[in-house]
RNA sequence: CAACAAUUAAAUACGGAACCUCAUAUAUUUCUGAAGAUAUGGUUUGGAAGUCUCUACCCGGCGCCGUAAAUGCUGGACUAUGAGGGGAGAUGAAUCGUUA
Numbered sequence: 001c002a003a004c005a006a007u008u009a010a011a012u013a014c015g016g017a018a019c020c021u022c023a024u025a026u027a028u029u030u031c032u033g034a035a036g037a038u039a040u041g042g043u044u045u046g047g048a049a050g051u052c053u054c055u056a057c058c059c060g061g062c063g064c065c066g067u068a069a070a071u072g073c074u075g076g077a078c079u080a081u082g083a084g085g086g087g088a089g090a091u092g093a094a095u096c097g098u099u100a
Base pairs, nucleotide, nucleotide: 019085020084021083022082023081024080025079026056029049030048031047032046033045034044035043041065042064050057058076059075060074061073062072063071089096090095
């Protein structure tokens, strides 16, 4: 002098998108008025309850119902809040993007 490593200090940035997982709520649930279908069917619409809660309250499969008025089981979400993971920069530049 150079390289590497450690420590300390200062400055700057991140600490806030998407997406994934988990927890809590809710059991994609319960009650009910009216209408409708009928084994090639099992729906439509209104109201209420349920959540320290906005929203949602359905779809598929299987069973069951021998033609009647009623569905059962099962698999699968969205939404709200919180946590974890993840991760924002691009361009030569002007500038654009992301977040508050």
Source information
RNAcentral holds the sequence, with entries from ENA, Rfam and Ribocentre. This is a predicted structure of a 100-nucleotide RNA (Purine riboswitch aptamer) from Oceanobacillus picturae. Taxonomically the source falls in Oceanobacillus (Bacteria, Bacillati, Bacilli, Bacillaceae). The prediction has a mean pLDDT of 75. Its Rfam family is "Purine riboswitch aptamer". Clan: Purine riboswitches.